[in-house]
Molecule: c-di-GMP-I riboswitch aptamer
Organism: Bacillota bacterium
This record gives sequence, structure tokens and C1' cells, in this order.
RNA sequence: UUAUCGAAAAGGCAAACUUACCGAAAGGUAAGGACGCAAAGCCAAGGGUCUAAUGCGAGUUACCAGUAUCGCAAUGAUAGCCGGGUUGCCGAA
Repeated sequence: UUAUCGAAAAGGCAAACUUACCGAAAGGUAAGGACGCAAAGCCAAGGGUCUAAUGCGAGUUACCAGUAUCGCAAUGAUAGCCGGGUUGCCGAA
């Protein structure tokens, strides 16, 4: 010095929950707050999971709208579900 690795110190991020705002929802953003995190930085083109505005199918003949309701489907979401890509702080063993 590089790769692996993760002791110490500095610095960093911030789950649940609360408030406000955005969104049909899942969820996101900001502030508070810390369960945790060595990539809990970034990427949703692989798999999983969540949601269904919208679309398709079913649906009673009542109030006549194919409405309520039910099923299926991301184009939506999740990088703090897993894998992968990419960038990167510190330096004991």
C1' cells in the first nucleotide's frame, strides 16, 4: 500500500413511537426520539414482501350505478428483507 477484517477513538446514520405535511394506499419528507447499523451512503435492471389509485374478471335487480363488495394484476413502495452493482471514513489484531 492492497485485499480481508472490525479492537479503540473521532465523526456519521437513526427503528418503534409522537407531531406536521404529501400520497388512493403501501409508504415518503421534516422535527423530536434511539432499537439498532461499518456502508443503516447511493442504485428498485434479480428474487421476496407490502399496497391497488387504475385496469381486467365476478357481482345483487334493490336505490338501476356494473355502484357496494370479492378476486387477479405494478406502472406504486421497500436498499433497515435477501442477493448484486457502485462510491467511501478510521486502523488495533